[in-house]
RNA sequence: GCCCGAAUAGCAUAGUGGUACUGCGCCACACUAGUAUUUAACGACAUGUGGAGAUCCUCGGUUCGAUUCCGAGUUCGGGCA
Numbered sequence: 001g002c003c004c005g006a007a008u009a010g011c012a013u014a015g016u017g018g019u020a021c022u023g024c025g026c027c028a029c030a031c032u033a034g035u036a037u038u039u040a041a042c043g044a045c046a047u048g049u050g051g052a053g054a055u056c057c058u059c060g061g062u063u064c065g066a067u068u069c070c071g072a073g074u075u076c077g078g079g080c081a
Base pairs, nucleotide, nucleotide: 001080002079003078004077005076006075007074010024011023012022018064026051027050028049029048030047034042035041057073058072059071060070061069
């Protein structure tokens, strides 16, 4: 220098023209081992339920509509020379 692939919540991932899925993590509630006491509280782990969190790498284009298609760029990975 040329070619190919990837970029989506804090992390990991699915989706691939029509209001972005799931897991871990995070928050709340339920439950209670227990703590403590003088009888009412507090309350971890696990489990369950609910919730928050993404202008889908950037800029343009196509389209009624773009995370998705097209062009350019950025970053990362791989290949060829």